[in-house]
About this RNA
A computed fold for a 91-nucleotide RNA from Sphingomicrobium sp., annotated as Glycine riboswitch aptamer. The coordinates come from a structure-prediction model, not an experiment, and the mean pLDDT is 77. NCBI's taxonomy places the organism under Bacteria, Pseudomonadati, Pseudomonadota, Sphingomicrobiaceae, Sphingomicrobium.
RNA sequence: AUGGCCGCACGGGAGAGCUCGCACGCAAGUGCGGCGCCGAAGGAGCAACCGCCCCCGGAAUCUCUCAGGCAUCAAGGACCGCGCGCGCCUG
Numbered sequence: 001a002u003g004g005c006c007g008c009a010c011g012g013g014a015g016a017g018c019u020c021g022c023a024c025g026c027a028a029g030u031g032c033g034g035c036g037c038c039g040a041a042g043g044a045g046c047a048a049c050c051g052c053c054c055c056c057g058g059a060a061u062c063u064c065u066c067a068g069g070c071a072u073c074a075a076g077g078a079c080c081g082c083g084c085g086c087g088c089c090u091g
Base pairs, nucleotide, nucleotide: 003089004088005087006085007084008083010081011080012079017035019034020033021032022031023030024029036070037069038068042066043064044063045062049058050057051056
């Protein structure tokens, strides 16, 4: 150099009740609680898988829903694309 990781910016980005009760409110709507749901922030679990046969280590888009979320909008959003950094590693 290349490749990988991390961070930032831009673009794309799904799912699930505008359900019931109470309170406030002219209304729109908001708050709290109940039941019903979602998985793609985070977290936890198994261990598919990976490193290298074992030990050992790392571990999922799987599972759980603690958290988060469930009309539109907004926010968030795993992951993907792309650019930057002269940050880390490899070389």